Predicted 3D model of a 1490-nucleotide RNA (small-subunit ribosomal RNA) from a metagenome. Rfam family: Bacterial small subunit ribosomal RNA. Gene Ontology terms of the family: structural constituent of ribosome and ribosome. The sequence is in RNAcentral, with records from SILVA. The prediction has a mean pLDDT of 85.
[in-house]
RNA sequence: GUUUGAUCCUGGCUCAGAUUGAACGCUGGCGGCAUGCUUAACACAUGCAAGUCGAACGCGAACGGGCUUCGGCCCAAGUAGAGUGGCGGACGGGUGAGUAACGCGUGGGAAUCUACCCUCGAGCGGGGGACAACCCGGGGAAACCCGGGCUAAUACCGCAUACGUCCUACGGGAGAAAGCGGGCCUCUACACUAUGCUCGCACUCGAGGAUGAGCCCACGUCCGAUUAGCUAGUUGGUAGGGUAAAGGCCUACCAAGGCCACGAUCGGUAGCUGGUCUGAGAGGAUGAUCAGCCACACUGGGACUGAGACACGGCCCAGACUCCUACGGGAGGCAGCAGUGGGGAAUAUUGGACAAUGGGCGCAAGCCUGAUCCAGCAAUGCCGCGUGUGUGAAGAAGGCCUGCGGGUUGUAAAGCACUUUCAGUGGGGAAGAACGGAUGCGGGCCAAUACCCCGGAUCACUGACGUUACCCACAGAAGAAGCACCGGCUAACUCCGUGCCAGCAGCCGCGGUAAUACUGAGGGUGCAAGCGUUAAUCGGAAUCACUGGGCGUAAAGCGCACGUAGGCGGCCCGUUAAGUCAGAUGUGAAACCCCUGGGCUCAACCUGGGAAUGGCAUUUGAUACUAGCGCGCUCGAGUCUGAUAGAGGGGGGUGGAAUUCCAGGUGUAGCGGUGAAAUGCGUAGAUAUCUGGAGGAACACCGGUGGCGAAGGCGGCUCACUGGCCCGAUACUGACGCUGAGGUGCGAAAGCGUGGGGAGCAAACAGGAUUAGAUACCCUGGUAGUCCACGCCGUAAACGAUGGAUGCUAGCCGUUAGGCAGCUUGCUGCUUAGUGGCGCAGCUAACGCUUUAAGCAUCCCGCCUGGGGAGUACGGUCGCAAGAUUAAAACUCAAAGGAAUUGACGGGGGCCCGCACAAGCGGUGGAGCAUGUGGUUUAAUUCGAAGCAACGCGCAGAACCUUACCAGCUUUUGACAUGCCCGGUAUGAUCGUCAGAGAUGACUUUCUUCCCGCAAGGGGCCGGUGCACAGGUGCUGCAUGGCUGUCGUCAGCUCGUGUCGUGAGAUGUUGGGUUAAGUCCCGCAACGAGCGCAACCCUCGCCCUUAGUUGCCAUCAUACAGUUGGGCACUCUAGGGGGACUGCCGGUGAUAAGCCGCGAGGAAGGUGGGGAUGACGUCAAGUCCUCAUGGCCCUUACGGGCUGGGCUACACACGUGCUACAAUGGCGGUGACAAUGGGAUGCAAUGGCGCGAGCCCGAGCAAAUCUCAAAAAGCCGUCUCAGUUCGGAUUGCACUCUGCAACUCGAGUGCAUGAAGGUGGAAUCGCUAGUAAUCGUAGAUCAGCAUGCUACGGUGAAUACGUUCCCGGGCCUUGUACACACCGCCCGUCACACCAUGGGAGUUGGCUUUACCCGAAGGCGUUUCGCUAACCGCAAGGAGGCAGACGACCACGGUAGGGUCAGCGACUGGGGUGAAGUCGUAACAAGGUA
Repeated sequence: GUUUGAUCCUGGCUCAGAUUGAACGCUGGCGGCAUGCUUAACACAUGCAAGUCGAACGCGAACGGGCUUCGGCCCAAGUAGAGUGGCGGACGGGUGAGUAACGCGUGGGAAUCUACCCUCGAGCGGGGGACAACCCGGGGAAACCCGGGCUAAUACCGCAUACGUCCUACGGGAGAAAGCGGGCCUCUACACUAUGCUCGCACUCGAGGAUGAGCCCACGUCCGAUUAGCUAGUUGGUAGGGUAAAGGCCUACCAAGGCCACGAUCGGUAGCUGGUCUGAGAGGAUGAUCAGCCACACUGGGACUGAGACACGGCCCAGACUCCUACGGGAGGCAGCAGUGGGGAAUAUUGGACAAUGGGCGCAAGCCUGAUCCAGCAAUGCCGCGUGUGUGAAGAAGGCCUGCGGGUUGUAAAGCACUUUCAGUGGGGAAGAACGGAUGCGGGCCAAUACCCCGGAUCACUGACGUUACCCACAGAAGAAGCACCGGCUAACUCCGUGCCAGCAGCCGCGGUAAUACUGAGGGUGCAAGCGUUAAUCGGAAUCACUGGGCGUAAAGCGCACGUAGGCGGCCCGUUAAGUCAGAUGUGAAACCCCUGGGCUCAACCUGGGAAUGGCAUUUGAUACUAGCGCGCUCGAGUCUGAUAGAGGGGGGUGGAAUUCCAGGUGUAGCGGUGAAAUGCGUAGAUAUCUGGAGGAACACCGGUGGCGAAGGCGGCUCACUGGCCCGAUACUGACGCUGAGGUGCGAAAGCGUGGGGAGCAAACAGGAUUAGAUACCCUGGUAGUCCACGCCGUAAACGAUGGAUGCUAGCCGUUAGGCAGCUUGCUGCUUAGUGGCGCAGCUAACGCUUUAAGCAUCCCGCCUGGGGAGUACGGUCGCAAGAUUAAAACUCAAAGGAAUUGACGGGGGCCCGCACAAGCGGUGGAGCAUGUGGUUUAAUUCGAAGCAACGCGCAGAACCUUACCAGCUUUUGACAUGCCCGGUAUGAUCGUCAGAGAUGACUUUCUUCCCGCAAGGGGCCGGUGCACAGGUGCUGCAUGGCUGUCGUCAGCUCGUGUCGUGAGAUGUUGGGUUAAGUCCCGCAACGAGCGCAACCCUCGCCCUUAGUUGCCAUCAUACAGUUGGGCACUCUAGGGGGACUGCCGGUGAUAAGCCGCGAGGAAGGUGGGGAUGACGUCAAGUCCUCAUGGCCCUUACGGGCUGGGCUACACACGUGCUACAAUGGCGGUGACAAUGGGAUGCAAUGGCGCGAGCCCGAGCAAAUCUCAAAAAGCCGUCUCAGUUCGGAUUGCACUCUGCAACUCGAGUGCAUGAAGGUGGAAUCGCUAGUAAUCGUAGAUCAGCAUGCUACGGUGAAUACGUUCCCGGGCCUUGUACACACCGCCCGUCACACCAUGGGAGUUGGCUUUACCCGAAGGCGUUUCGCUAACCGCAAGGAGGCAGACGACCACGGUAGGGUCAGCGACUGGGGUGAAGUCGUAACAAGGUA
C1' cells in the first nucleotide's frame, strides 16, 4: 500500500533497509586492498607439488680438456649417479563425502606415550656374522624377478658394565651404546698411522621440563511421535587376555540388568566452532576467504614400518573404471599447483621466484619447497581519484511543448581566459636486506694465543616483484559517462503513436480513440564507473509474542467428570546453604567487533596497546525469598452431629384422561381433507353417538428467566434402596490442597446387534394435488424407528459459542432453600448458598460484560497462527458396520473475516399522502380515415428520439425550395471570411441571341460612373493567378458548454458552532401533537443558519380612486345610427389603492400550534381559483442535425452548384387522434347570446356574378374607430329505429384557389357513388368544479396545405363510504451475505480445456534388516611337516627365526524372506482454475417451507 460506499478491528499478501564467494542485461577511464567451482567427493592428458645428508658406508662413470712411448695417464672428480644407512615423507597443501557423534564447544579429570629441543645424572669397553650396491648366469613383451659369488657401515647380533630403569615369589633376576669431523701435542726426515688432550656433532641409560598426542566425565549441540518402545556383549561382577594407557576393548563363567515421554529406538538433514550477515535488543539465518578441531584421500577391507599412520603424492587384498600388452601379464588414482573434458546461471594462468617469511635435511655452504612471496585474468566486492575550472544572454541554432504571446533544454553550448590530477612520452628513483661470507677486535670455552660460540666494527655480495612506489620535465581540454526510474506506495510530466491490440506489472492495478501506468521522444528524478534485474538471508513481522500476542461474536475452551505423572501451594520457629546474592582466583587461543595511538598523501587496508568476551569451573562469605530436613499451628481441606428443600439416580407397584382398534346398540349419506381440491373411508352402513372390552405410549392443569444434577439430562401417584448440595452449632484431624499431559468412566438424538413390544407419530415408499417440472413444501396412507431388556456406537449450534480453582473490586430490584433478631404476627432488618434483571468504576475493535466478569491478580490444563484445498488423503488406533479419532501436502487466491455506520432493498412492521385505489362521468382497445413509429421495400425511402420520461416527438406546417438522402450533370482559393501578389477603374442596372435539363458557357443592346488627394498614390469595389486558408447536417452527447426531460411543486437537502462516538458518523432533522408543507407548537445537547415550502410577482373575482378616446349612455338634445352635441353616473379600459389575517364568537386541544362549526360579518374563509416559480441530487437520461466547442476524419471531396427523384413506398404491427355507429340524434328553418386574437406582399366592408369553392370592383383600416366575423351548441319544425333522411370512407365527372409548377404529392367546391361501422375481448386512459363532458371561435407556422399544437369563451354535471388492496412517494423502525445497491447477490450437478493430487493389477530402483552359504588380504592362535648366518653347546642338538599347514574372526559376493522410501502405471475418485455454455434457484429480506 492492499478487504469497505465509507469506518474501526482482526488478518494475510506486498514494498521501502542492510547484506552476498553471486549470476544475467546495458555500459565501462585509472589506481590501491581483498576475493574468485556454492554444481559432478564427476572423469582426468601433460608438467611440477618431498626430499636431504659424502661430517654414517662401500662403489663409482661418461661426454669434455690436457699429455702420451698409443699400452695408457692426468684433470674434470671421489664429481654425476644408483645402492646400504640416518632423518624427514604422520608437517605443510586440498576437500567436506561421511558423521546427530564425546564429532565439535565450554569446563574438569587420571590410568598414559612423546622423535627432534632444553636441564640434570651416568655411560660410550670389547667382539662377531651377514646383506644390497657390484660381478657372473638365467627368465620375462614389459613391469620386474630368480640363482650363484664378493663387500663396508652410525645397518644387524652377542658379551662386558648397570644407576635413581623394569620384573619379583623380595631370595633374586633382566636390560644399553656408534661413531664422525676440526684443531693441538708427542713419536717420525716427511707422509700415513697410532696414543694423548681438546672442541663440535652424533650415540646409550635414567630423571625432570617443554611441545605434541591418546583416553574419561558434566553440560550444550537441527527436524519428525503419521517413528513408542529399544537392547544378549546387551548392563554389571569375577578371572584372564590385550593396549602406551582406564574400560565388554576381547574371551570364559555368574547375575538380570541397562536406556526411554526431561523423547530411547527409527527416519530425514547436516562437518562443528571462533566468527559472518541482519536486528534497538532478545533473537533469526549462516559456517566462503582467515584461524582452531574433526573426518576423508577412486570405493570397501586390512595391517606393516615408525616416537607418531592403520598413512593424499607408502604397502597388501577385493571391486568399479581407465591405460599398456607379444594375451601370459602388468600399470594408475589432481578433494596438492596450474591445466582439460563434463556438469552448470556461474568462478582465473599448463606464469615468475625461493629475494623475504616458514618448513625438511645438513656442522655448514647449500639443496628441496605450486607452503609462501609476487605477477597475470575478472568492476566480483570495498575504498580513493578523474572525465575539467572560471567567465560567458544575442537567453544563438537545433530539439520539444505551446493558450502562438511564448516557455524549456539553458550558462548549458559556442566564444574568451585558465589549469594539467589520471592516462601518454622522456628522465630520475627509495624501502622491502637481515642473515650468511671475508678481515680484524673484544668476550666465553680450553692447557691453548687453535677450533668453536657470542658481541659489536670494516669490506664485498644477495630483489622474483620491477619499465616498482615516489619525484621531475613535456604537450594539449586534450584520451575518459552511463544505467535505472518518473500512476500511488516513491524523488521525478508533457507530446506523439497504439486502441482490452501490442504490451506493462513488486502490491494495488494500467491498455476497449484524448493512456503522466504500453512504445518512442523532449524534459525531469535518483545513483554513478557503475546502474538495474534475478536469486538468497535477516529486518520491517508484536505474523510463534522469553523480552513481546491471543481464544463470548474475528482462527482458537477438550461434551462432562474422576484421577496418574508433572507444575503450583496456608501460618510460626529452627536448621542446611541446592537455587539466589556478593567478593576472590583460573579459564574464556589468535584474528574479528569496539576504544585509543601509529603507518601507507586520504580512505579501504595494515599495525601497537587497551577494553570487552554476557559463559564455565574452583573457593570464601550472606540467608530475605524459593527449596530440603525437623518441631509446631488452624483460617484452606476434611470428619462427627442436628435439621431442611428438591422432575438427582436405578428398581417394583399402581392411576385417570385421550388416541386407535374390536364387539354390540341407535342412526343415514355422506365423512375426511385443503388456499381450492383429489387420493382415501362409506349403502357389505362409514362419520356422529352410546355401552363394554383390548393394547401401547405419554403424563394436561399445578408449571414459574421455579427446582435438582458434573455434563448429557430429569416432570402422574406410591413403596423400599441410593448419590450429592445447602443451613445451624460444637468437637476432631492437622495442609491431608489446586490443576491435571497420558489414562479411566459418564455421555442427547440418530444408527447397529440379539430378543420382545407396537396405540399414536413417522424417514423410506405409494397415491392425490401444486407446478413449466415438483424425486419438495400441502393432503391420504404407510414400514423401519420411536417403547422394553442386554450389548455396541462416542458424536451434536454436546452453547453461556465464555476450562477449572482462589482472593479482591459501588450499588439497586426480584426470586428459590435455610438460619438469626425485632416486634405491631405479617412485616422489617441481618446473614449463607443458589437463580434472574438493571447498573458505577474498569475492560472491550465495537457489540457488550460488570461480585454468576469478558474487571484487578495468582496457579494449572487445553487450544489458535490468512482463505480455499480439508477436518480431506495416506498411515496408525478404535468399531460388527455406519463411521469416529489423530491428521498433512501439492496446487490456488489477495483476500477470507468480526463489529458497527450511511444508504438501497424486502413476497418485514408502523404512520401518512397523491384521480393511487374505491365511488362516478367520459374515453382508448373493435370500424373508416388522419398522423407518428416499427417492420418491410427501395437507387434513396436523410437523421435523431426508445418503458414511465420515444411514437399529432425535433417538424409553429417535405409539390420545387426546405433537404441533410438517391441518380445524373457540373465546379475546385471555392456559395461565405481574412491576409499577401497582380490587373482594372471599376461597378451596378438592363434589352436580347445561341447551346444546355439546368447550373453554366459564349456573344450582345442601352443607361450609369464611389471617397480622400494638386499629383503620385491610398481606401473601397471588381476580376485573375498562386499560397495561407475556407467549407463539412462527417464521427464522438461516453471528451464538453448551453438548453431540456424526469423523479416532483414531492418536502425534502445541507451547513456553522457545540456535544457524543477511537472512527465512518450521530445529534440538530428523532419524539408528542399539527399541517398542503422540515407548516407551526411543545419537549429535547443542542443553539442557530442556508437552499427548498409559504409569502413577495402576474391574472381572475369585490370595492374605492385617477383618467375618459376609438369605450359607455342614466339624465338632456338629435337626421333614432351612441350617429352627433353633451356627460363620465354606469359598463368597460388601465394606472394606483383597499380588502382576508383563523382577525371575531363557540367548542375542542395541553392554557400551545392547530382543528371543528349550513357561527357572525363579508364579493371572497381557512393556500379564494389559475399561472409563473422546480432545493441537494438521480438517470454517463436527451441534444455535436438549433447554437457553441476539444479531439479525430475529408480537402478536384465526406466541400459547392443544378435538374429530376426520395423523405408521401405498403403484406403487416403499435401509439396518438378525428368522424361515427344515431332520436340527449339527423335534416330544414330561425336578424338569441361570447371572449381571446390577427391584419399593409395584409384584413377587406358595401355592391355585382356564380348552386358553390370563388371571382370582379374596391369604401374603410397600421386599427377599443375599419376588417377577419357567421359564433356554435340554443329555439321551432320534421324524420321514428331502419345499415336508415344514421355514417360518411372510397370512386367517377366537372370545377375553384395558391403557386414557375399540384403527375409522383396540395387544399377546397358541385353533382354522382354510399364502404366499414348497430357502442367495441383481454386490457387500459383522463377527470374532484366553472372541473369532466359538450359547443364553437381565434392565432402561430404559412404562397397554398391541420383531425395536430397553442389560446379563447358558451352550455355545464356525477361521485368520493373509505385507505383493505394495485401504483408512486414521504417519515420512523427492523433484517440483510446487497453498495453497478433485488434488473442485486449467489449454490450445486452436467459439458469442455488445463493443472496438481489420492486409489490402482502390477512393475523398476534405492536404503535397511533376518537366517544361511562363500570366505581374499591380514594380524592373532595352534602346529606332528620343511628350511635356517650370528647366541648356547665339544658334538648331537637347542633357543630363536622364516616359509608352510590348520583354526576362529572378517570385506566383497550369493540364496531365501521381511521393512521402508521413491519413479512409472491401463483404469478410476474427488479437488482447483478457466470467456458472456446447460439445467434449475438452495442461501442472503419472514429469500417467498425461518